[in-house]
């Protein structure tokens, strides 16, 4: 330098043939318990790597760039 894959919540990851963004764990509150843990109930938290384009509407499609991984040179 070229190709492929990936970047979404604190972490690990889903998601959508374009139409109000989710799970588990973690965190916070409560119940239970002498207390802790476990268990149960409830809650907060991200607009999807960045910038443009298309569209009534983009995490999703297109372009460029950045970061990580793998391969080729």
């Nucleotide at each position: 330098g070229c190709g492929c894959c990936g970047g979404u919540a604190g972490c690990u990851c889903a998601g959508u043939c374009g139409g109000c963004a989710g799970a588990g764990c973690a965190c916070c509150g409560g119940a239970c318990u002498u207390u802790u843990a476990a268990u149960c109930c409830g809650g907060g938290g991200g607009g999807c790597g960045c910038a443009g384009g298309u569209u009534c509407g983009a995490u999703u499609c297109c372009u460029g760039c950045c970061c990580g991984g793998c391969g080729c040179a």

The RNA shown here (transfer RNA) has 73 nucleotides and comes from an Armatimonadota bacterium. The source organism's lineage runs through Bacteria, Bacillati and Armatimonadota. The same sequence occurs in records of 2 taxa. Its mean pLDDT, the model's own confidence on a scale to 100, is 80.